Source information: The prediction has a mean pLDDT of 77. This is a predicted structure of a 66-nucleotide RNA (Fluoride riboswitch aptamer (crcB RNA motif)) from Alicyclobacillus sacchari. The sequence was found by an Rfam model in a public genome assembly. The model forms 100% of the base pairs in the Rfam consensus.

[in-house]
C1' cells in the first nucleotide's frame, strides 16, 4: 500500500414533495428511447414518462359535466 469481506454510516436510482418496499454505490453508484449522418461517441430530429416499484399530494396533457 492494494484487493476481498463484514459491520455502521452516508449517497444514488433520465423533473418535484411525503410514506413504504426493493436495488445499487463508497468516490463510485445515476445521468431514458428510437431514427439518420458520422466514426471525433459527436451532430441533427422524433417520443414516452413527475415512481426503481406501491400509492398520496403538488405541477403538465386530453376527454366529459356544471
Nucleotide at each position: 500500500c492494494a484487493a476481498u469481506a463484514c459491520g455502521u454510516u452516508g449517497g444514488u436510482g433520465a423533473u418535484g414533495g411525503a410514506g413504504c418496499u426493493c436495488a445499487c454505490c463508497a468516490g463510485a453508484a445515476c445521468c431514458g428511447u428510437c431514427c439518420a449522418c458520422c466514426u471525433g461517441c459527436g451532430u441533427g430530429g422524433a417520443c414516452u414518462g413527475a415512481u426503481a416499484g406501491c400509492c398520496c399530494c403538488u405541477g403538465c396533457c386530453c376527454c366529459g359535466u356544471g